[in-house]
This is a predicted structure of a 343-nucleotide part of an RNA (small-subunit ribosomal RNA, central domain) from an uncultured bacterium.
Context: one part of a larger RNA
């Protein structure tokens, strides 16, 4: 390469968006590009495939024929393609509803820790297994009242919501983005997937300039230990918030790419719509569990069933999520990614 694969043995890309490609509903009409039939040209050396034959037999020769191709002429009109006229089941648009921590901005609020002020009071306080390092007679701890400050929103809170992931969580207000359902005016295939690209993208970590309460690498110091560069305890600096600009990686996980269809049930829960009720339904989410599917654990209308398009991956281990080139970055670094040599 075929193939056979990607929840857990290797293997699904962090997620969207969306351009080339690739695929693509229903009905007539045209067309003949692909296709199908029939025939002519060409290559028709050798070799290869079949068949039959010469060397005693095989290699070996040697006659016949076949499969491939490419060009032309005719015919055919199912399906694919194109072009034309529709159509509504896909998808969208108007309408009326609804539910929500969906994104940004601004203002605001209570409780806590910490600080400072000042009353009250005294000898202890903190902290552990036990301590000790720390704080306290310059008056803390603890207790009352006032005041700054910065970050974070108990309770409701829930296999509850909402987003494409990353994520969201006190209240108000402004400005947006999306979903569902309902009924069926309107377009009339406008889908579906997406290599390149573009845009987002926890935490850490950088650059500039702000904040700094609590916490807390680094780093001091006290204990434990044979040591103890840790665990525990007293402290504490980036950092941790904020506004700009970077970085682009995670067990970025449902370890499970997207749509689309179809395939017993039962049972809670969210939003919504019919129903008087019983139940019936449409989008989520959760739980068992048929068939089937698996190596098996398990997965079952939220599939790991059946099936179609499309994209991304795997190919023994290690070397190695590296070396070397190349891009991107201030830097850390990140993407891409071999080889020798062992087993």
């Nucleotide at each position: 390469u075929u193939g056979g694969g990607u929840g857990u043995a290797a293997a699904g890309g962090g997620u969207g968006c969306g351009u080339a490609g690739g695929c693509g509903g229903u009905a007539a009409g045209u067309u003949a590009a692909g296709u199908u039939u029939a025939g002519g040209g060409u290559u028709u050396a050798a070799a290869u495939g079949c068949a039959g034959u010469g060397c005693u037999c095989a290699a070996c020769g040697c006659u016949g024929u076949a499969u491939u191709g490419c060009u032309u002429u005719a015919a055919a009109a199912a399906c694919u393609g194109g072009c034309u006229u529709g159509c509504u089941a896909g998808a969208g648009u108007a309408u009326g509803g609804c539910a929500g921590a969906g994104g940004c901005a601004a203002g605001u609020g209570g409780a806590a820790u910490u600080c400072c002020a000042u009353g009250u009071g005294u000898a202890g306080u903190g902290g552990u297994a036990a301590a000790a390092u720390g704080c306290g007679u310059a008056a803390a701890u603890a207790u009352a009242u006032g005041g700054a400050g910065g970050a974070a929103c108990a309770c409701c809170a829930g296999u509850g919501g909402c987003g494409a992931a990353g994520g969201c969580g006190g209240c108000u207000u402004g400005c947006u983005g999306g979903g569902c359902c309902a009924a069926a005016a309107c377009u009339g295939a406008c889908g579906c997937u997406c290599a390149u690209g573009c845009a987002c993208g926890a935490a850490a970590g950088c650059g500039u300039g702000g904040g700094g309460a609590g916490c807390a690498a680094a780093c001091a110091g006290g204990a434990u230990u044979a040591g103890a560069u840790a665990c525990c305890c007293u402290g504490g600096u980036a950092g941790u918030c904020c506004a700009c600009g970077c970085c682009g990686u995670a067990a970025a996980c449902g370890g499970u790419g997207a749509a689309u269809g179809c395939u017993a049930g039962g049972u809670g829960u969210u939003a919504g719509g019919g129903g008087a009720a019983a139940c019936c339904u449409u989008a989520g989410u959760g739980c068992c569990g048929c068939a089937g599917c698996u190596a098996a654990c398990g997965c079952a209308g939220u599939a790991a069933g059946c099936a179609u398009u499309c994209c991304a991956c795997c190919u023994g281990a290690g070397u190695a999520c590296u070396a070397c080139g190349u891009g991107c970055g201030c830097a850390a670094g990140c993407a891409u990614a071999a080889a020798a040599c062992u087993c």

It matches the Rfam family "Bacterial small subunit ribosomal RNA". The prediction has a mean pLDDT of 87.